A computed fold for a 485-nucleotide part of an RNA from Apibacter muscae, annotated as large-subunit ribosomal RNA, domain I. Its mean pLDDT, the model's own confidence on a scale to 100, is 84. NCBI's taxonomy places the organism under Bacteria, Pseudomonadati, Flavobacteriia, Weeksellaceae, Apibacter. RNAcentral holds the full RNA, with entries from ENA.

Context: one part of a larger RNA
RNA sequence: CGUAUGGCGGAUGCCUAGGCUUCAAGAGGCGAAGAAAGACGUGGUAAGCUGCGAAAAGCUGCGGGGAUCGGCACACACGACAUGAUCCGCAGAUCUCUGAAUGGGGCAACCCACUAUGCAAGAGCAUAGUAUUCCCGUAAGGGAAGGCGAACCUUCCGAACUGAAACAUCUAAGUAAGAAGAGGAAAAGAAAUCAAAAGAGAUUCCGAGAGUAGUGGCGAGCGAAAUUGGAAUAGCCCAAAAGUUUAUAUAAUUAUAGUAGAAUCCUUUGGAAAGAGGAACCAAAGCAGGUGAUAGUCCCUUAUACGAAAUAAUUACAUAGAUGAAAAUGAGUAGGGCGGGACACGUGAAAUCCUGUCUGAAUAUGGGGGGACCAUCCUCCAAGGCUAAAUACUCCUUGAAGACCGAUAGCGAACAAGUACCGUGAGGGAAAGGUGAAAAGUAUUUCGAAAAGAAAGAUGAAAAAGAUCCUGAAACCAUACGCUU
Numbered sequence: 001c002g003u004a005u006g007g008c009g010g011a012u013g014c015c016u017a018g019g020c021u022u023c024a025a026g027a028g029g030c031g032a033a034g035a036a037a038g039a040c041g042u043g044g045u046a047a048g049c050u051g052c053g054a055a056a057a058g059c060u061g062c063g064g065g066g067a068u069c070g071g072c073a074c075a076c077a078c079g080a081c082a083u084g085a086u087c088c089g090c091a092g093a094u095c096u097c098u099g100a101a102u103g104g105g106g107c108a109a110c111c112c113a114c115u116a117u118g119c120a121a122g123a124g125c126a127u128a129g130u131a132u133u134c135c136c137g138u139a140a141g142g143g144a145a146g147g148c149g150a151a152c153c154u155u156c157c158g159a160a161c162u163g164a165a166a167c168a169u170c171u172a173a174g175u176a177a178g179a180a181g182a183g184g185a186a187a188a189g190a191a192a193u194c195a196a197a198a199g200a201g202a203u204u205c206c207g208a209g210a211g212u213a214g215u216g217g218c219g220a221g222c223g224a225a226a227u228u229g230g231a232a233u234a235g236c237c238c239a240a241a242a243g244u245u246u247a248u249a250u251a252a253u254u255a256u257a258g259u260a261g262a263a264u265c266c267u268u269u270g271g272a273a274a275g276a277g278g279a280a281c282c283a284a285a286g287c288a289g290g291u292g293a294u295a296g297u298c299c300c301u302u303a304u305a306c307g308a309a310a311u312a313a314u315u316a317c318a319u320a321g322a323u324g325a326a327a328a329u330g331a332g333u334a335g336g337g338c339g340g341g342a343c344a345c346g347u348g349a350a351a352u353c354c355u356g357u358c359u360g361a362a363u364a365u366g367g368g369g370g371g372a373c374c375a376u377c378c379u380c381c382a383a384g385g386c387u388a389a390a391u392a393c394u395c396c397u398u399g400a401a402g403a404c405c406g407a408u409a410g411c412g413a414a415c416a417a418g419u420a421c422c423g424u425g426a427g428g429g430a431a432a433g434g435u436g437a438a439a440a441g442u443a444u445u446u447c448g449a450a451a452a453g454a455a456a457g458a459u460g461a462a463a464a465a466g467a468u469c470c471u472g473a474a475a476c477c478a479u480a481c482g483c484u485u
Base pairs, nucleotide, nucleotide: 001482002481003480004479005478006477007476013470014434015433018405019404020402021401022400023399024398025397026396027394028393029148030147037098038097039096040053041052042051044076045075048072049071059092060091061090062089063088064087068080069079070078103112104111105110113130114129115128116127117126118125119124132145133144134143135142136141152183153181154180155179156178163170167217193200194199204231205230206229207228208227214222215221235386236385237384238330243323244322245321246320247319248318250316251315252314253313254312255311256310258306259305260304264279265278266277267276268275280297281296282286289299290298335359336358337357338356339355340354341353342352345371366381367380368379369378370377421428422427441469444456445455446454447453
């Protein structure tokens, strides 16, 4: 070095319990009636996960269901159950301590009180209450809020890297980060709007207009509108209504358990038939899954038909309430000066909008706008308010799908995973799937110090499937034989 046989190792193949991405529908909140998140307990034996809370893997009622059951978890013991358990759905009871945490304190899951009532009787026990802010109330008292939650939304505040091939205006970008607040959507919204000699008629979203007109150290870049095609349409109010919303009653439709549900046999190979051969049947059901290999007719489903004691949702209508809600048709306003900002528009010829500061009208015989400004003309009525739909998003629930992954992939996590472990901390963060159809998980014997290991033997289709268990590559190691220096 080669060949052979083994060991080690865990690639590859096959598989999927878990993921990923969509679609449709639902839900879009929970919380002082104590949430989210936890600590500690709780089982006959009980470390972990799960469930639950001193009534503690559970208690009660109602409904479903119909034979086993005492979670993962396969053992022993002891029990439950046709007087209907376990299990599933709805409603209720209990629900330690921490936590907004709310009697005071505190190094969260601990410490210490006060008031009232009752019992006790020397120090205690039980029950209820005792936070702050705001609102109502003379007071007593009553009500509301607080915190958490994935994105979406509004407002406030607001960078830099970067690009400009350097860099300062500019860009990145009103982005990221930060703060506040709301809703199932939010915001916007019924013209002091556009337009142009013709007219349109609230807002929002999508397509075109258009990378056009513009803007720009006219650099890098930024970037409209009218108009038009669609989606969806809805208008109203100022003391009163459209509408919104709450409760109750009725009705309908759903949701949260379920019920019924067609049709196949023989032979053969095999450990096993669903395979092969032969002959049948059902089909409003030949979707999918399971069963000892590939099953329309074995099981579970599927098409279809049906079903609710209880609770919830939606819609319609009715009744009762709440909200809208106050500002009297909009004066320190419109406009102007100075300084900024927003408009695609960087001060520009810069209109329009907002305002820190100084000022400051008219009031329908009036006022705003039509991109400096003036006239004519046209158009609208600011300085009060409400408004569904079309639009955005997905922590979550149900159903369906995939020229998505298949255990170094797919979520970080298919397994006691945000676990073990690391870090003072903020934080970082793994590895780890597969016996077999069924445990039938090797009775018994021998060797051995042996609960190590081995040889027989038994099970099994297979043990070269023996729990470091499917397949079992290479590197690497050992043994035997051969070749070579």